This is a predicted structure of a 1448-nucleotide RNA (small-subunit ribosomal RNA) from an uncultured bacterium.
Its mean pLDDT, the model's own confidence on a scale to 100, is 84.
The sequence is in RNAcentral, with records from ENA.

RNA sequence: AAUGAACGUUGGCGGCGUGGAUUAGGCAUGCAAGUCGAGCGAGAAGUUUUCCUUCGGGAGAGCGGACAGCGGCGCAAGGGAGAGUAACGCGUGGAUUACCUGCCCUGGGGUCCGGGAUAGCUGUGGGAAACCGCAGGUAAUACCGGAUAACAUCUUCGGAUCAAAGGUGUGAUUCCGCCCUGGGAUGGGCCCGCGUCCUAUCAGCUUGUUGGUGGGGUAAAGGCCUACCAAGGCAGCGACGGGUAGCUGGUCUGAGAGGGUGAACGGCCACAUUGGGACUGAGACACGGCCCAGACUCCUACGGGAGGCAGCAGUGGGGAAUCUUGGGCAAUGGGGGAAACCCUGACCCAGCGACGCCGCGUGGAGGAUGACAGCCUUCGGGUUGUAAACUCCUGUCAGGUGGGAAGAAAAGCCAGUCGGAUAAUACCCGGCAGGAAUUGACGGUACCACCAAAGGAAGCCCCGGCUAACUCCGUGCCAGCAGCCGCGGUAAUACGGAGGGGGCAAGCGUUAUUCGGAUUUACUGGGCGUAAAGCGCACGUAGGUGGCAUGGUAAGUCAAAGGUGAAAGCCCUCGGCUCAACCGAGGAAUUGCCUUUGAAACUAAAGGACUUGAGUAUGGGAGAGGGAAGUGGAACUCCUGGUGUAGCGGUGAAAUGCGUAGAUAUCCGGAGGAACAUCAGUGGCGAAGGCGACUACCUGGACUAACAUUGACGCUGAGGUGCGAGAGCGUGGGGAGCAAACAGGAUUAGAUACCCUGGUAGUUCACGCCGUAAACGAUGUCAACUAGAUGUUGGGGGGUUUAACCCUUUAGUAUCGCAGCUAACGCAUUAAGUUGACCGCCUGGGGAGUACGGCCGCAAGGUUAAAACUCAAAGGAAUUGACGGGGGCCCGCACAAGCGGUGGAGCAUGUGGUUUAAUUCGAUGCAACGCGAAGAACCUUACCUGCCCUUGACAUUGACAGAACCCUGGAGAGAUCCGGGGGUGCCUUCGGGCCUGGAAAACAGGUGCUGCAUGGCUGUCGUCAGCUCGUGUCGUGAGAUGUUGGGUUAAGUCCCGCAACGAGCGCAACCCUUGUCCUUAGUUGCCAGCAUUUAGUUGGGCACUCUAAGGAGACUGCCGGUGACAAACCGGAGGAAGGUGGGGAUGACGUCAAGUCAUCAUGGCCCUUAUGGGCAGGGCUACACACGUGCUACAAUGGCCAGUACAGAGGGUUGCCAACCCGCGAGGGGGAGCUAAUCUCAGAAAGCUGGUCGUAGUCCGGAUUGGAGUCUGCAACUCGACUCCAUGAAGUCGGAAUCGCUAGUAAUCGCGAAUCAGAACGUCGCGGUGAAUACGUUCCCGGGCCUUGUACACACCGCCCGUCACACCAUGGGAGUGGGUUGCAAAAGAAGUAGGUAGCUUAACCUUCGGGAGGGCGCUUACCACUUUGUGAUUCAUGACUGGGGUG
Repeated sequence: AAUGAACGUUGGCGGCGUGGAUUAGGCAUGCAAGUCGAGCGAGAAGUUUUCCUUCGGGAGAGCGGACAGCGGCGCAAGGGAGAGUAACGCGUGGAUUACCUGCCCUGGGGUCCGGGAUAGCUGUGGGAAACCGCAGGUAAUACCGGAUAACAUCUUCGGAUCAAAGGUGUGAUUCCGCCCUGGGAUGGGCCCGCGUCCUAUCAGCUUGUUGGUGGGGUAAAGGCCUACCAAGGCAGCGACGGGUAGCUGGUCUGAGAGGGUGAACGGCCACAUUGGGACUGAGACACGGCCCAGACUCCUACGGGAGGCAGCAGUGGGGAAUCUUGGGCAAUGGGGGAAACCCUGACCCAGCGACGCCGCGUGGAGGAUGACAGCCUUCGGGUUGUAAACUCCUGUCAGGUGGGAAGAAAAGCCAGUCGGAUAAUACCCGGCAGGAAUUGACGGUACCACCAAAGGAAGCCCCGGCUAACUCCGUGCCAGCAGCCGCGGUAAUACGGAGGGGGCAAGCGUUAUUCGGAUUUACUGGGCGUAAAGCGCACGUAGGUGGCAUGGUAAGUCAAAGGUGAAAGCCCUCGGCUCAACCGAGGAAUUGCCUUUGAAACUAAAGGACUUGAGUAUGGGAGAGGGAAGUGGAACUCCUGGUGUAGCGGUGAAAUGCGUAGAUAUCCGGAGGAACAUCAGUGGCGAAGGCGACUACCUGGACUAACAUUGACGCUGAGGUGCGAGAGCGUGGGGAGCAAACAGGAUUAGAUACCCUGGUAGUUCACGCCGUAAACGAUGUCAACUAGAUGUUGGGGGGUUUAACCCUUUAGUAUCGCAGCUAACGCAUUAAGUUGACCGCCUGGGGAGUACGGCCGCAAGGUUAAAACUCAAAGGAAUUGACGGGGGCCCGCACAAGCGGUGGAGCAUGUGGUUUAAUUCGAUGCAACGCGAAGAACCUUACCUGCCCUUGACAUUGACAGAACCCUGGAGAGAUCCGGGGGUGCCUUCGGGCCUGGAAAACAGGUGCUGCAUGGCUGUCGUCAGCUCGUGUCGUGAGAUGUUGGGUUAAGUCCCGCAACGAGCGCAACCCUUGUCCUUAGUUGCCAGCAUUUAGUUGGGCACUCUAAGGAGACUGCCGGUGACAAACCGGAGGAAGGUGGGGAUGACGUCAAGUCAUCAUGGCCCUUAUGGGCAGGGCUACACACGUGCUACAAUGGCCAGUACAGAGGGUUGCCAACCCGCGAGGGGGAGCUAAUCUCAGAAAGCUGGUCGUAGUCCGGAUUGGAGUCUGCAACUCGACUCCAUGAAGUCGGAAUCGCUAGUAAUCGCGAAUCAGAACGUCGCGGUGAAUACGUUCCCGGGCCUUGUACACACCGCCCGUCACACCAUGGGAGUGGGUUGCAAAAGAAGUAGGUAGCUUAACCUUCGGGAGGGCGCUUACCACUUUGUGAUUCAUGACUGGGGUG
């Protein structure tokens, strides 16, 4: 884009079309083929009339003409449907000297004389009916005989044979017929060339088959039929078989070429309930005819009968689905008739259906307070929206009233005229013009006028992208959507609703189907190195294709003309309906086929030439080319013997194994089989597979040189044939080594493996099979052309300096490279470039190279080769990452080297788990677990139980009222409730404000949910050295380059190089602190010297220390070496400090949907007498257990006792608290000093000195428990810390595993602070003492750069394979079973036709009257439908069980 459509939903009008696509399934009812009285006989009802009458009626004549019959023509047309048919069925073009043709036209001739029947009818009989008999009598344009015979047919060429019908009207000719016959027209029959679907998993088919002769048959050629003879005919250009199908003009689509289709309209065919058959006829093997057989339906008196809608309507059935049992013959056409006329479900009309196409309408103009309502909102507004209301206007359609065409031409009738005919101006027939009247189903028509009123007339789909059109609400991977991609798991432009918008519009969507897009079967117009695709290789048949020159031919080709290519349709022009759809007229087109005439370039066929393609002959050298025979040495194993002794062998390490019966090792000798080291090479040969010691023999091919010769002999190659690694198979040899299977030993969780020890087929030979490989260059063969460079092998030529030389040519082989090609990778004279010839192959992935079938094979198996079903991908090349039990380089307490721990014990603390009314919540590998928590007895507190409050504990607004506030009684667990008393404010611009209470309402409140809606903050990789950008360049692109490389660094730090040049965020530096010095300052700090003293206490001093402000200093600056003359590194000097001096702060782009809604903030959701608020008590402190982090220990480098020395950094007024007194002690009393370099916490401890303990569960260790206390606090029961007395547990250095640390570090020792009423073994700080070790980077972990592979990209915690289990689906096999179709061999034989005929019978003609000729019936033969049997083939369905496959 389209449709004979259907479904959903909606629906105003008209025109023109169109409408059973399915069951060629079954049908009630009505109608669809009749007509002619001018062919024939008879003739009812009715009516007129005459006569008779017993008044009932009867008889006769005339008119009339029903029903039925004989006869003629028609019924073979028209109408329907597409079952069958792959065919001369159809299309197209021919042929018919091989034919027919009623009615029609035009010629010629004729129409004479006779005859016998028969239906109807009458009578009678049978039968339920349908219908059938018998007897009598009758007509014809029915039937028959004779005559005639131009023509016709046959012929022996003499001849023979064959007709007829009359009728109307008239006085008669006429007219209509009839018979014979020529021609025409029309319609048909038969034949031929070409075209006409799929399947080769159908490859061979055929016996009337192919041809001939004779005969038969037909309208007609012919195996059409028959007898005989011959053995042919068809087929890879697809026979035979199977499946499907009516063909066509056309129609739909497409730029076209094509592809699909064959409704309606037209042409042809075939069919008429299924199968068979003939009759009649001009024509049929006959839709509304006949006979028979079958199925079905109906009637029946059970004996028999009837029927055929695929005609028009209609009915039920089937189906997603397809109309009225309408009107009319008015028109067009058909049949009959002389005509009037009759018939006509053909046809013309109407009805039903938005089924399609076309047209029209549902109003038009104005109208902003941008109304109300709706929806959204950032709350300002926006939008629906000039839309509505409102004002003015119009009147199509529908409605009402009135008018009103065309479709109609006539025929016939009337009178006229002309002609024919005739004796004739009657009559008749024909032509012409004229007249009057009549004929319309549609139809209440079209059309026109008037009337009224905006009045009666809009929906459907869509709005994530493709694809025009966006928001809110609801829902919450549910419900649902979906054409593809895909939406939906609480903020859905994708589901449902709404508002708004977009599209189309009396329709709109959906479904189905076809073409297009799809160059996605490629003729136009594709491909095959790696995406699917080159046969493993060659030879060669058919076929295809083919060098150069020439003269003819004319099949192809080209040109012209003629015929045909029906009409309709498409296209163009004009015209008719108001337009259009629709219709009419003309033209063009119909690309085709046939015929004729030309042309001769190309192709072709035939002719005779040529040498360049291709062969052949001669010379030559190279080679693992092949076959077969022989020979050789090294190695190996075995055997004999010698020497010799305890091991050998093997591995990562071992063991199995061999060996004291003498191995391994070694020497001499012997035997055997297989393979041929070095040479050896991107060397050689071969078609490929493949070929490797040497010698001779047989043999194929290539190359080369120069000539001779043949004369296109060439190339390719469907089928076919041959060769064809390894493994495997058969028969027979052989068997050293190696070695599937197998055995043993190891390894391992296991180890049917890798490793080891053995070991059989096999490997080898001969002969025969198999026929496959990543048979690969993943690249078919042949030919031509298109820059080069280099190496190498074989041959030839030339040069010279004669060499390990150079130049050149040819045939191979290999590497690089230009143009060109390619998706890229890459290829590139050995093409994957540019062309030609031929073959093979491909068409999404899986199923599957599988099943079935065929062929081959001994088998294994090979070859050929599907489908159902399923997925939306599979795949190629390249890119960036990530990853690797890949590589290279490099770092880090990463390992190693060390020191000390954890893991074992007890306790503390956190977590899991469990428990509980609650044990609130969060954090969960590193990067949760002494974490949020710098401190849960109440409070905190979020949890639980109970008791209370509801504008609320808190904020804003707030009518109103009042000072606020203080003291106090009662109830209660308290919140709270009920009282009593005191008090009567301050500021002011005079409005009010501050404070308290408070009605009502807005609202408050939430540690409720979502950290996966968020902000902010934080952790982590990681203080790792990285992460990017601009411009340029390269690439089709993703991207690359820069950022890679060579060095160097802690560092993308710096240098050099470089299609890159620059820049940014990171690194470093700048900041703080510490280490040295200087300057300034000198109290609360300091004290060298002076004085004083218990004491820097005081005088004095500010030198020192210190304090705290400012400076100096370090930069690879200097020297030497290394390096590339660089960057830099190594060493040294000086210096307090040396190469970043130590420490801190500082954390790039990003990753982890990392953590936090319970710090805070915040979207959305949820609760609102509760999920909010208050209070009391309880819980967060539970305890079989498991884990993390710590403390204290296990002791003598120690414990205890006594004495004694030296810090730093902090805190302190709700505070730190001195001296002194009391207490064993915690502490109490006390009160000086201190807002702090002044006072105080505050005795630092380890250390040192002395003593004791003597290796023990201890004078170690301190848990636990009992008792007694202290302190804080409203309150220590659940549940605090500390003290004293008593008690004295585990624990004797810790399994696997694991952590920290590189110097003032680890280890060890104490001190302080925050939080805090109290409550640290935690945390954050401070100083004291103060080590060991680092060879080094193989390994573990983490990281950086480069490179490589990748099927990963959620990125290796990735991806992914197979079995098993379960569910579902399709399919193969399967003992079979049941259908369909069909071959062969038989049986059977209705009706019918043909042949035969002994039985029966018979009007016309003949007869010698006996009969005959001819016919009929019957019987019989042949053919044959239904049907039956046997045996095959094929196909479909089904089948216990079974095989694999797909999906989840």